Transfer RNA from Deltaproteobacteria bacterium RIFCSPHIGHO2_02_FULL_40_28, 84 nucleotides, folded computationally. The sequence is in RNAcentral, with records from ENA. Rfam family: tRNA.
RNA sequence: GCCGCUCUGGCGGAACUGGCAGACGCGCACGACUCAAAAUCGUGUGGGAGCAAUCCCGUCCCGGUUCGAUUCCGGGGAGCGGCA
Numbered sequence: 001g002c003c004g005c006u007c008u009g010g011c012g013g014a015a016c017u018g019g020c021a022g023a024c025g026c027g028c029a030c031g032a033c034u035c036a037a038a039a040u041c042g043u044g045u046g047g048g049a050g051c052a053a054u055c056c057c058g059u060c061c062c063g064g065u066u067c068g069a070u071u072c073c074g075g076g077g078a079g080c081g082g083c084a
Stems, first nucleotide, its partner, number of pairs: 001083007010026003019067001027045006046057004060076005
């Protein structure tokens, strides 16, 4: 330099062929149980606004297509692999 693959919460990892993003697990917070802990069980767990109902933003970054993009297209970045 060329080619291919990958990038989503704190971490791993779902989201079918473009149609409610964050399922599920781990971790964490609070609670239950216990003399106390561990284990187990329950509830919650992206950010912001709001008393609340609810609303807005958010999938590596910047654009594009579309009524609608994690998904499709262009450019860029990072990581991994291959070729030279």